The RNA shown here (Bacterial RNase P class A) has 354 nucleotides and comes from an Acidimicrobiales bacterium. Rfam family: Bacterial RNase P class A. Its family is annotated with ribonuclease P activity, dimeric ribonuclease P complex and tRNA processing in the Gene Ontology. The source organism's lineage runs through Bacteria, Bacillati, Actinomycetota, Acidimicrobiia and Acidimicrobiales. A source record names the gene rnpB. The sequence is in RNAcentral, with records from ENA.

[in-house]
């Protein structure tokens, strides 16, 4: 210099005039106006995903049955599927960076196409035909046959699963011995899976030796099985004050053992009392705190981007555009997603100078 990685932070500034919402203080004709001072959006306020606080409804306790994009470990927090830090597996020459990372030797179920065959597999090509059969030829027994023999032919019965070809996957790799030919068939090393024993770590898991059958495919974002969570609603949650009509009860009366409640029948036009719901107001609501939703809007000066001209394509001068995503609505804590430009820090890897 130049590709790169991870992490932070800012995200329009300053003035000057007009406005808009909430407090606080002052004047006014107590209707609101009015004047002055103060506060007024974001890192995501957005999506409404996870968790919570607050609220109403349900509830003794456990099971069971439902439901859970809860699922290596330790910690952390009020709680999270959410941070942190580590294990393990992929990727990257490296800094780093992905992972929805419990069990497929508990049961079912799938595995497209292509292929002989897709799970206690199967034989299209091939590779052998030791054995069993046919065929030849020679030999021997001595007769309608039967025996033997051949680096013998066939490849009919038949073994083989190394090799070819198929697939995302074909039932351990290598050698060397065995075979008719060939297989973990046997052995030797390596892989891997089981068990058992030492070290290291809290722990997930790492490590070093033995033992054994010789190897048990893949999917759980398919049912299922283990563990472990889970009561529904949601601020239009709720609670408070309380008109007017309109219904209810009582101020009336009989019955109900004599009275009082309380129950029951009947009456019930104006008035007066009670109680409850509805319009409605308040509060829940917040040092931004609305309740049809305020936090704008214009101007002037430098800035950053982009354009154009004039210098030499350089520096620099001029003129012009114009500032990204988006914007509270009961609250906190996180995750995701959206975002012009811009400014700090560490690490890497290549090249180059001293």
């Nucleotide at each position: 210099u130049g590709a790169g990685u991870c992490g932070g932070c800012c995200g329009g500034g300053u003035g000057g005039c007009c406005g808009c919402g909430g407090c606080c203080a002052g004047g006014u004709u107590c209707g609101a106006c009015u004047u002055g001072g103060u506060c007024g959006a974001g890192g995501a306020a957005g999506g409404u995903c996870g968790g919570g606080a607050c609220u109403c409804c349900g509830u003794a306790g456990g099971g069971c049955a439902g439901g859970g994009g809860u699922g290596c470990u330790g910690g952390u927090u009020a709680a999270c599927g959410g941070c942190c830090a580590g294990u393990c597996g992929g990727g990257g020459c490296g800094a780093c960076c992905c992972g929805c990372a419990g069990g497929a030797a508990a049961g079912u179920g799938c595995c497209a196409c292509a292929g002989a065959a897709a799970a206690c597999a199967g034989a299209c090509c091939g590779c052998c035909g030791a054995u069993g059969g046919g065929c030849a030829g020679c030999c021997c027994c001595g007769u309608u046959g039967g025996g033997g023999c051949u680096c013998g032919c066939c490849a009919c019965a038949g073994g083989c699963a190394u090799g070819g070809g198929u697939g995302a996957a074909a039932c351990g790799g290598u050698g060397c011995g065995g075979c008719a030919a060939g297989g973990g068939c046997g052995c030797a090393c390596c892989a891997g899976c089981g068990c058992c024993c030492g070290g290291g770590g809290c722990g997930a898991c790492c490590u070093g030796g033995g033992c054994g059958g010789c190897u048990c495919g893949g999917c759980a974002a398919a049912c299922c099985c283990c563990a472990c969570c889970c009561g529904g609603a949601g601020c239009a949650a709720g609670g408070u004050c309380a008109a007017g009509c309109a219904g209810g009860g009582g101020g009336c009366g009989g019955c109900u053992a004599g009275c009082c409640c309380g129950g029951u029948c009947g009456a019930u036009g104006c008035c007066c009392c009670c109680a409850g719901g509805u319009g409605g107001a308040c509060c829940g609501c917040u040092u931004a705190g609305a309740u049809g939703g305020a936090u704008g809007g214009c101007c002037a000066c430098a800035c950053a981007u982009c354009c154009g001209g004039c210098g030499a394509u350089g520096a620099g001068c001029c003129g012009g555009u114009g500032g990204a995503c988006a914007g509270a609505a009961u609250c906190c804590c996180g995750c995701c997603u959206a975002c012009a430009g811009g400014c700090c820090g560490g690490c890497u890897c290549a090249c180059u100078c001293g």